[in-house]
Context: one part of a larger RNA
RNA sequence: GAACGAACGCUGGCGGCGUGGAUUAGGCAUGCAAGUCGAACGCGAAAGAGGGGGAAACCCCUUGAGUAGAGUGGCGAACGGGUGAGUAACGCGUGAGAAACCUGCCUUCGACAGGGGGAUAACACUCCUAACGGGGUGCUAAUACCGCAUGAGACCACGGAGUCGCAUGGCUCCGAGGUCAAAGGUGGCCUCUAUUUAUAAGCUACCGGUCGGAGAUGGUCUCGCGCCCCAUUAGCUAGUUGGCGGUGUAAAAGACCACCAAGGCGACGAUGGGUAGCUGGUCUGAGAGGAUGGUCAGCCACACUGGGACUGAGAUACGGCCCAGACUCCUACGGGAGGCAGCAGUCGAGAGGCUUCGGCAAUGGGGGAAACCCUGACCGAGCGACGCCGCGUGAGGGAUGAAGGCCCUUGGGUUGUAAACCUCUUUUGUUCGGGAAGAAGUGCGAUCAGGUGAACAAUCUGGUCGUUUGACGGUACCGGACGAAUAAGCUCCGGCUAACUCCGUGCCAGCAGCCGCGGUAACACGGGGGGAGCAAGCGUUGUUC
Numbered sequence: 001g002a003a004c005g006a007a008c009g010c011u012g013g014c015g016g017c018g019u020g021g022a023u024u025a026g027g028c029a030u031g032c033a034a035g036u037c038g039a040a041c042g043c044g045a046a047a048g049a050g051g052g053g054g055a056a057a058c059c060c061c062u063u064g065a066g067u068a069g070a071g072u073g074g075c076g077a078a079c080g081g082g083u084g085a086g087u088a089a090c091g092c093g094u095g096a097g098a099a100a101c102c103u104g105c106c107u108u109c110g111a112c113a114g115g116g117g118g119a120u121a122a123c124a125c126u127c128c129u130a131a132c133g134g135g136g137u138g139c140u141a142a143u144a145c146c147g148c149a150u151g152a153g154a155c156c157a158c159g160g161a162g163u164c165g166c167a168u169g170g171c172u173c174c175g176a177g178g179u180c181a182a183a184g185g186u187g188g189c190c191u192c193u194a195u196u197u198a199u200a201a202g203c204u205a206c207c208g209g210u211c212g213g214a215g216a217u218g219g220u221c222u223c224g225c226g227c228c229c230c231a232u233u234a235g236c237u238a239g240u241u242g243g244c245g246g247u248g249u250a251a252a253a254g255a256c257c258a259c260c261a262a263g264g265c266g267a268c269g270a271u272g273g274g275u276a277g278c279u280g281g282u283c284u285g286a287g288a289g290g291a292u293g294g295u296c297a298g299c300c301a302c303a304c305u306g307g308g309a310c311u312g313a314g315a316u317a318c319g320g321c322c323c324a325g326a327c328u329c330c331u332a333c334g335g336g337a338g339g340c341a342g343c344a345g346u347c348g349a350g351a352g353g354c355u356u357c358g359g360c361a362a363u364g365g366g367g368g369a370a371a372c373c374c375u376g377a378c379c380g381a382g383c384g385a386c387g388c389c390g391c392g393u394g395a396g397g398g399a400u401g402a403a404g405g406c407c408c409u410u411g412g413g414u415u416g417u418a419a420a421c422c423u424c425u426u427u428u429g430u431u432c433g434g435g436a437a438g439a440a441g442u443g444c445g446a447u448c449a450g451g452u453g454a455a456c457a458a459u460c461u462g463g464u465c466g467u468u469u470g471a472c473g474g475u476a477c478c479g480g481a482c483g484a485a486u487a488a489g490c491u492c493c494g495g496c497u498a499a500c501u502c503c504g505u506g507c508c509a510g511c512a513g514c515c516g517c518g519g520u521a522a523c524a525c526g527g528g529g530g531g532a533g534c535a536a537g538c539g540u541u542g543u544u545c
C1' cells in the first nucleotide's frame, strides 16, 4: 500500500447492487417449511336454509352435498433447504477403466393385456386405557393382494456353429428343456353385433398396466498422479499379505467364512500424534509464490449422541421406524411425548451478525387428464454505512477586504470572496398528477389445418382471434408546483509524512507505529487560532499478502 462475513470510537443526507451467527455441531417457547390424486376404491357428515308432523321435547323430508372428513390405494416424501462436527481418506481434484455393475419417472421400438379367487381398512357394535394408544365380533371395494392360462421376449442350465479380444473371457446365431407377466379409468359414438332409438359385454380416443430391446439421465465400484505439520513419532501389521473353495452384493474384492502358505508396508517417511471438509475460486503480488476456501457453483460428510435394519428404482432416510444413552416436557405414577446444523424468532456464551414480514405474479420442484393444490426452494420487501459504486449538501457575482476571533515588531497580518448582499438553478426534499416492463402461458369460447377414427362424435398436435393472471407497488419512471430551502464530519500538523503559531503545564499531567517528546519560552502533552489529508465517512484494533 492492498484486502476483510470484521469489531470499537466519533460522526451520519439519499439511491443502486451485494452482503450479514466466523464463538456453543450449545439449549429451544410458538407458527410455518411435503404433499397431492374422487379420471384407482368403498364409505360419508354437520351448521345453515326451506317444508311437514307434534301440546312440547323432538321427529321426518328436501337442500346444503356425494361437499367436508377420515380410510384403502398410487406417486412424491432419497429432490429442494441447512451445517462443516467428523474425515489426511480414492474424501476431493484431474485423467483413465468396469470383458465386474444398477437406474423409478422420460424418449423410442417390439410383443401382450385371457379367465378366476380369498381377504382387509374405513364403517357398525363392543371392551381396556389418565393419556399415547390398543383388542374383539360383524360387513364391504379397488389400478390393494393371490393362484391359473399364454410367452414375442428375458433369465437359468445343456448341446452346436461363427467371430473377436486385454488374462479371467466378450459378442452373435441355431436347437431342445425349465422358470417368469398384466389393471383398469375417463370421454365420445352407433360402422359392425345384440336389444331397439338409445344403451351395451361393441367400436373408438386419451390416460394408465405387463414383459422385453435400445437410449437418455442419475448413480456405484476400481486404478495412475496431486492434496498440511511433527522423526523431540522408526518400526508397523494375524483377516494381516496371497492362494483354493464358498457366502454375500446390482457388481469386483479378506467385504465375510473354512482351509493352506508366510507374507504385506516402511527414511521415495510406513505406523503414531496434531490440525483440517476438498475444489472451481478469493486476497495479495510485476511475476514466481504466499495466504485463504464466507457468499455463488460442483463433490463429500452429518442431522440430540451411539448402534441397527425396514420400505423402496433409489436411504447419511434432517421434519420415517427400532434399541440404548443424555436432556426437556406431560402423567391418574402404571406409562407416554420430543429433537430448528429448514424459515423467522428466543435464551446463553460472545467484540460481533437481521423480520416470529408479503407472495406463489415470475423461475423451478411434487402430485393431478386438467382446473388446481402444496412449495420459509424461490421472488420480493424490512433491518444494519457491513462493503463497493453513484449523487447531493448549491452555482455566478460580491472589498469598504465589514464585524468578531487569533497573532502582532502596534505599522499591520490572517480567517477571507469566506460572510452579509444581488442574481440564478432545483439534483435531493416536500407536495400534486400520470404511471410501467417483468406476462410467456394454462384454461375456457370461436375458428382453421393435420393425425387416429366408420364418423361431420370425440380426442390429440399445431396456428389465428377473444377472454383471463403482478407479491413487489401506485414502486421504478415521467410531468407540475414550492423553496437555498432538508443534508459535514473525522483524523492529523517533531522526522519518517502533506500541514505552525499562542496560551496552559513543568520528567507532573500526559503522548507514542519507530526514532523519541515532557525537569519554566514544548512546532511532539492539553486547549485556542490557523493549516494539511480524506470525506458520508474518518480513525483505531485484529488478521493476510
Base pairs, nucleotide, nucleotide: 001545002544003543004542006541007540008539009538010537013391014390015389016388017387018386019384020383026347027346028345030344031343032342035075036074037073040072041071043069048063049062050061051060052059053058082302083301084300091227092226093225094224095223096222097221098220101219102218106215107214108213109212110211111210112209114148116146117145123138124137125136126135127134128133153180154179155178156177158175159174160173161172162171163170164169184207185206186205187204188203189202193200194199195198228274229273230272235265236264237263240262241261242260243259245257246256247255277299278298279297280296281292282291283290284289304325305324306323307322308321327338328337329336330335355381357380358379359378363377364375365374366373367372394424395423396422397421404415405414406413407412429482430481431480432479433478434477438472443467444466445465446464447463448462449461450460451459452458489534490533491532492531493530494515495514496513500529501528502527503526504525510517511516

Small-subunit ribosomal RNA, 5' domain from a metagenome, 545 nucleotides, folded computationally. The full RNA is in RNAcentral, with records from SILVA. Its Rfam family is "Bacterial small subunit ribosomal RNA". Its mean pLDDT, the model's own confidence on a scale to 100, is 85.